[in-house]
Context: one part of a larger RNA
RNA sequence: UCCGGCGAGUUAUAUAUACUGGCAAGGUUAAGGACUUAAGGUCUGAAGCCGAAGCGAGAGCAAGUCUGAAUAGGGCGUCAAGUCAGUAAGUAUAGACCCGAAACUGGGUGACCUAUCCAUGUCCAGGAUGAAGCUAAAGUAAAAUUUGGUGGAGGUCCGAACGCACAUCCGUUGAAAAGGGUGGCGAUGAGGUGUGGAUAGCGGAGAAAUUCCAAUCGAACCCAGAGAUAGCUGGUUCUCCUCGAAAUGGCUUUAGGGCUAGCCUCGUUGUGAGUCUUACGCAGGUAGAGCACUGAAUUGUUGAGGGGGCGUCAAAGUCUACCAAGACAUAUCAAACUUCGAAUGGCGUUAAGAUAUAAACGGGAGUCAGACUGCGCGAUAUAAAUUGCAUAGUCAAAAGGGAAACAGCCCAGACCUACAGCUAAGGUCCCAAAGUGUGUGUUAAGUGGUAAAGGAUGUGGGAUUUCAUAGACAACUAGGAUGUUGGCUUAGAAGCAGCCACACAUUCAAAGAGUGCGUAAUAGCUCACUAGUCGAGAGGUCCUGCGCCGAAAAUUCACGGGGCUAAAACACAACACCGAAGCUUAGGAACAGAAAUGUUGGUAGAGGAGCAUUGAUGCAUGGCAGAAGCGGUACCGUAAGGAUCCGUGGACGUGCAUGAAGAGAGAAUGCCGGA
Numbered sequence: 001u002c003c004g005g006c007g008a009g010u011u012a013u014a015u016a017u018a019c020u021g022g023c024a025a026g027g028u029u030a031a032g033g034a035c036u037u038a039a040g041g042u043c044u045g046a047a048g049c050c051g052a053a054g055c056g057a058g059a060g061c062a063a064g065u066c067u068g069a070a071u072a073g074g075g076c077g078u079c080a081a082g083u084c085a086g087u088a089a090g091u092a093u094a095g096a097c098c099c100g101a102a103a104c105u106g107g108g109u110g111a112c113c114u115a116u117c118c119a120u121g122u123c124c125a126g127g128a129u130g131a132a133g134c135u136a137a138a139g140u141a142a143a144a145u146u147u148g149g150u151g152g153a154g155g156u157c158c159g160a161a162c163g164c165a166c167a168u169c170c171g172u173u174g175a176a177a178a179g180g181g182u183g184g185c186g187a188u189g190a191g192g193u194g195u196g197g198a199u200a201g202c203g204g205a206g207a208a209a210u211u212c213c214a215a216u217c218g219a220a221c222c223c224a225g226a227g228a229u230a231g232c233u234g235g236u237u238c239u240c241c242u243c244g245a246a247a248u249g250g251c252u253u254u255a256g257g258g259c260u261a262g263c264c265u266c267g268u269u270g271u272g273a274g275u276c277u278u279a280c281g282c283a284g285g286u287a288g289a290g291c292a293c294u295g296a297a298u299u300g301u302u303g304a305g306g307g308g309g310c311g312u313c314a315a316a317g318u319c320u321a322c323c324a325a326g327a328c329a330u331a332u333c334a335a336a337c338u339u340c341g342a343a344u345g346g347c348g349u350u351a352a353g354a355u356a357u358a359a360a361c362g363g364g365a366g367u368c369a370g371a372c373u374g375c376g377c378g379a380u381a382u383a384a385a386u387u388g389c390a391u392a393g394u395c396a397a398a399a400g401g402g403a404a405a406c407a408g409c410c411c412a413g414a415c416c417u418a419c420a421g422c423u424a425a426g427g428u429c430c431c432a433a434a435g436u437g438u439g440u441g442u443u444a445a446g447u448g449g450u451a452a453a454g455g456a457u458g459u460g461g462g463a464u465u466u467c468a469u470a471g472a473c474a475a476c477u478a479g480g481a482u483g484u485u486g487g488c489u490u491a492g493a494a495g496c497a498g499c500c501a502c503a504c505a506u507u508c509a510a511a512g513a514g515u516g517c518g519u520a521a522u523a524g525c526u527c528a529c530u531a532g533u534c535g536a537g538a539g540g541u542c543c544u545g546c547g548c549c550g551a552a553a554a555u556u557c558a559c560g561g562g563g564c565u566a567a568a569a570c571a572c573a574a575c576a577c578c579g580a581a582g583c584u585u586a587g588g589a590a591c592a593g594a595a596a597u598g599u600u601g602g603u604a605g606a607g608g609a610g611c612a613u614u615g616a617u618g619c620a621u622g623g624c625a626g627a628a629g630c631g632g633u634a635c636c637g638u639a640a641g642g643a644u645c646c647g648u649g650g651a652c653g654u655g656c657a658u659g660a661a662g663a664g665a666g667a668a669u670g671c672c673g674g675a
């Protein structure tokens, strides 16, 4: 991992609802007793319970009663039949659908491992060092002291046994649930070790690490309470049919749990209440807009008051490119501003049209983690596949077609069958069904087939303006002068470092007291400006379509690919076709309905109808001329399922009806067995 078997809403009592049945103003027995061969049953037994009358705290009264001063009003009653069983699905109490804790409590068992202690034994090769003391000599007044010898101390040194476990390698389904190799540390000591004994879990022991107490230790192990509890996770077994949710409000030591309401379903009632559109009426303060209020904010004028200067003993006074309330004019902003003010939406009455819901009561639920998309907002960074609301849709619980692939986007809601037709979104060169279609333009960037500020004689369309046959624009030829080197400044300043100016005047076809380069300063080149040659358009601004640059990332990967350029790109227009489980056509099924006709996606969940398994009872019936079981089988049924025949097997089965359940497995890191 697979196969086979086992494996989860049960039972008792009580209760409310519905249905079925008995009896009915009544219904019913419980314990007990009697009878009965076992099992079981029959009879008896109204004690009790429910109902037939209620109201009041009660006395009490009673179809009424209580309150109250009340003959008032009001509350609860009167005007509906119950009760006892059975069945169904709930609820309560019990283990209460099944499996699952970590833990808690009680009683026991453990110190053969290990910790400490007690008693009694035992073990430590060899080598080194050489304390005290003693002794001899020297030394001294005597000592101290020094030297030699002797001596043999030490949690002394080196190093085996023995003990330990510091480094590293191997081992890591090991040779081993802690080892092996090579080195290392202690090795007369707080040393090692044998045997016997002591300390016990709310405890012991601990040179102290939450360390050890039998491979178990922040509280050992075994049994019991015990099926502890689990608002948590997992699992929960046959079929078909009808309807079909929620992920929200409120409260919650509540937030992944509950209760109640909302939304679903089944039954009953009764009515046409419900919903949509149109017409009519009503409330409102959002979008927008505005500045009349509240605030914010811009410029100018004016400006009380303040600051500063002058003045002065103090002042008066005066000045001010300072600040500034207020006023006026100007132009703005606001969720917590409004002189204004929609559209939608909301409420209501009646009428018309369309549709078929809506409500009340009763039984049963599930749901309380929602997701994304569009639109309106808050939070954030006007970030997020972020978070919180509102509103609509889809998913959830929805398959089909499109978007290459893609819960939430676009189209569209699958009862079944069909080798029939028409369409939607989206498409029509090939992959790949359908136009290498038509017409007019655009794009040259493979733009299409990612992106901004910004940049640019890309190119199409439009508007406007200037110049132009009295010759424009461009190109070429020629001129571009004089006063003068303007004045000042300066070493110099001559059109061209800088400053000044009324930037002048003259000659001219035209020529600046000079546009740029240049020189130390001159010089030189050039421009403006003019003439000639040439001969028809040239220049500027604005709006707009499509393009260009801006544009760097790690496998080919920014058209799905091939590939595409008067497109197979883009814009506009008209046409044809393809394209879905949509619609139609033909046949069929179930449900609703008198019919016509309509309906039939579905998770949680509600409701309905069935299939199969094992006993029981009754009736019927098969079987050694071969039962059950097992293997094969092209038959029947809408499904669960049911038959047939053949083989095997070798003695028990089957149909119908009723009734009862240890009544259906693929999942539980399920349990047991096997491969």
Base pairs, nucleotide, nucleotide: 001675002674003673004672005671006670011094012093013092014091015090017088018087019086020085021084022083023082026050027049028048032044033043034042035041036040054061055060064076065075066074067073097235098234100232104225105224106223107222108221109220115199116198117197118196119195120194121193122192123191124189126158127157128156129154133150134149135148136147137146138145162186163185164184166183167182168181169180170179201217203213204212205211210219238610239609240608241607242606243605248261249260250259251258252257262367263366264364265363266362267361268360269359274355275354276353277352278351279350280348281347282346288340289338290337294334295333296332299329300328301327302326305323306322307320308319309318310317370395371394372393373392374391376389377388378387379386400411401410402409415588416587417586418585420584421583422582426578427577428576429562430561431560435575438573439572440571441570442569448564454549455548458546459545460544461543462542463541464540465539466538467537475533476532477531478530479529481506482505483504486500487499488498512527516525517524589600590599591598592597611664613661614660616658617657618656619655620654621653622652629648630647631646632645635642636641
Large-subunit ribosomal RNA, domain II from Oribacterium sp. P9, 675 nucleotides, folded computationally.
The coordinates come from a structure-prediction model, not an experiment, and the mean pLDDT is 84.
The full RNA is in RNAcentral, with records from ENA.
Its Rfam family is "Bacterial large subunit ribosomal RNA".